About this RNA: Predicted 3D model of RNase P RNA and transfer RNA as a complex of 426 nucleotides.
RNA sequence: AGCGAGUCGGGUGACCGCCCCGAGAAAUCGGGGAGGAAAGUCCGGGCUCCGUAGGGCAAGGUGGUUGCUAGCGGCAACGGUCGUGAGACACGGAAAGUGCCACAGAAAAGAAAACCCUGUGGUGCGGCAGCCAAAUCUGGUUCCGCCGGACUGCAGGAAAGCUGAAACGGUGGUGUAAGAGACCACCAGCUCCGUCGUGAGGCGGAGGCUUGGCAAACCCCACCUGGAGCAAGGCUGAAUAGGGGAGGGUUGAAGCUGCCCGCUGACCUCCCGGGUAAGCCGCUUAGAACCGCGCGGCGACGCGCGUGUCUAGAUAGAUGGUCACUCUCGACAGAACCCGGCUUACAGACUCGCU
RNA sequence: GCGAGAUAGCUCAGGCGGUCAGAGCGUCGGAUUCAUAACCCGGAGGUCGAGAGUUCGAGUCUCUCUCUCGC
Repeated sequence: AGCGAGUCGGGUGACCGCCCCGAGAAAUCGGGGAGGAAAGUCCGGGCUCCGUAGGGCAAGGUGGUUGCUAGCGGCAACGGUCGUGAGACACGGAAAGUGCCACAGAAAAGAAAACCCUGUGGUGCGGCAGCCAAAUCUGGUUCCGCCGGACUGCAGGAAAGCUGAAACGGUGGUGUAAGAGACCACCAGCUCCGUCGUGAGGCGGAGGCUUGGCAAACCCCACCUGGAGCAAGGCUGAAUAGGGGAGGGUUGAAGCUGCCCGCUGACCUCCCGGGUAAGCCGCUUAGAACCGCGCGGCGACGCGCGUGUCUAGAUAGAUGGUCACUCUCGACAGAACCCGGCUUACAGACUCGCU
Repeated sequence: GCGAGAUAGCUCAGGCGGUCAGAGCGUCGGAUUCAUAACCCGGAGGUCGAGAGUUCGAGUCUCUCUCUCGC
């Protein structure tokens, strides 16, 4: 300097209040009263009801492997990738198919144009050389020879340069007219074989030489998912009260996911009038809870034992206020059916492991 | 408990990711008019609610928060 895990999250006393429980005829007395996240509602369940929830399609979700668990998108171990490392990772398939890859660039996926590199042919130019004229200076000419540019045809090539986020394996060498996995060494990747492992995969060998990226694009593969939610749902009671009118409907209404099949089989919609916003249960002390010990397991976790610990419960909704003392001056924030996770917020203090 | 949304001052578009950040009203300037309004011409105005991730590239796709609205 950094990585990871965990604990606490003001204390004590007095007085005045609030909610619940118990005792009491009453006055009153005794006891209990927010969190690690009670939060977000992101997952998974319990519980309750609905056509017992059947089939197909669709839709949605998850995504290394093996396990743990009631279950999960959670957790553990292992594998792979990345990082110097503690550690981190939405980590199936791009060689099943389709689609997209803006601008730039020749080309954005079975590609090659311009410039370019090389060979060769043609046209024309320049130089050297040759030939002709001339006594010389010099001038003229191109059938053939050599060299160098220019234009153009054919053939070979994809190395260099250029663009881009990405250019059809990378680096170095051999080779060639120039070049190229054409060949060689190392590396990356693919396929096959052997071996180890339950498996993801690891190691070794061989082969042909190479098949771009995106699936948090469609899709494919494997697995999972019935729907709604405590305003669920049940009981009690009252009212002129199982009220009145219109329309649709047994040729099929309505039914709790989208469509079809299958199922049940008579009600449904609108308007008017009236009534209720009530009480009780669900509901809070017994639970997939925590702690300690023993055993099994690398671990998550499981099993057994214990006079072990905890356990707010409203229905307008309680958990607050004042004072005193003290300390390291106190953050984020408050239950509403209940659990297991995840995520997010959190002043400060402390502990442990590690780079 | 369940569901929908956030784009300019206001109301809203934005298809299967790219040079696509737009429309109307408003505002500012000009022109017209004696003056104002209307009409006409031109301009400014946006971290696309915030932060991460996927991707070469995010208003758009994914995740986590914040806020608003409805039942």